[in-house]
Context: one part of a larger RNA
RNA sequence: CGGAGGAGAGUUGAGAGGGGCUUUCACUAGUACGAGAGGACUGUGAAGGACGGACCUCUGGUUUGCCGGUUGUCGCGCCAGCGGCAGUGCCGGGUAGCUAUGUCCGGUAGCGAUAAUCGCUGAAAGCAUCUAAGCGAGAAGCGUGCCUCAAGAUAAGCUCUCCCGGGGCGUAUGCCCCCUAAAGACCACUCGUAGACCACGAGUUUGAUAGGCUGGGUGUGGAAGGCGUGUGAGCGCUGUAGCUAACCAGUACUAAUCGGUCGUGCGG
Numbered sequence: 001c002g003g004a005g006g007a008g009a010g011u012u013g014a015g016a017g018g019g020g021c022u023u024u025c026a027c028u029a030g031u032a033c034g035a036g037a038g039g040a041c042u043g044u045g046a047a048g049g050a051c052g053g054a055c056c057u058c059u060g061g062u063u064u065g066c067c068g069g070u071u072g073u074c075g076c077g078c079c080a081g082c083g084g085c086a087g088u089g090c091c092g093g094g095u096a097g098c099u100a101u102g103u104c105c106g107g108u109a110g111c112g113a114u115a116a117u118c119g120c121u122g123a124a125a126g127c128a129u130c131u132a133a134g135c136g137a138g139a140a141g142c143g144u145g146c147c148u149c150a151a152g153a154u155a156a157g158c159u160c161u162c163c164c165g166g167g168g169c170g171u172a173u174g175c176c177c178c179c180u181a182a183a184g185a186c187c188a189c190u191c192g193u194a195g196a197c198c199a200c201g202a203g204u205u206u207g208a209u210a211g212g213c214u215g216g217g218u219g220u221g222g223a224a225g226g227c228g229u230g231u232g233a234g235c236g237c238u239g240u241a242g243c244u245a246a247c248c249a250g251u252a253c254u255a256a257u258c259g260g261u262c263g264u265g266c267g268g
Base pairs, nucleotide, nucleotide: 001152005163006162007161008160009159010158011157015149016148017147018146021049022048023047024046025045026044027043033038051106052105053104054103055102059100060099061098062097066093067092068091069090070089071086072085073084074083075082076081110144111143112142117137118136119135120134164267165178166177167176168175169174179265184262185261186260187259188204189203190202191201192200209255210254211253212251213250214249215248216247219243220242225238226237227236228235229234
């Protein structure tokens, strides 16, 4: 820009892409077969491998905004207690998130038309013949079926819902005046399940969108202070202590202020 008014949702699926793998074992059955050795077809079932998708409950990894330990040094006047720097100083753990080596799932089945091939009926050609007329069976392959995208599919589809005026002139496309600015969208702002930007999604006081606060969870592992004890480093009690990011809720305390722009008027 188009899709013959504008708008918000929901859909159909022309078409396109993805997927399509395979092993071993058990039963049928030590059966058929075979002198024996050996050893099936078929039909079922059970475990895997590689590959792919999703996810984070579990097992782990990471976790430089969480907790703890500790060395050197500097600072807060000193003790105590803290803070800075040293690759996060080093070390032990670790939430959310992100992850695989972790967890779950997938390949099918079914249907249709076929290939080689196997048939039925059957003449030409009194026979024979799957073929000439006609009718079947038959592949990991083909078309569907499963997953994803998809109406710029210009043949532009379909459904639901929402919105929109009066007068004058003119043969008509249309022009003029007054009134009006709908439904809806965007900007702006608070954000994240989204993300390079954009887009997408959740919200903007008729509000839980983010921060804060409160409660919970999780992690760390027993805070400071006080008391007791030991010559002392230290230990014990107070006390499942203190602290606790990204997690889960609640709560308008703070910030989503004030606002602006587009879009018209029933439609060849």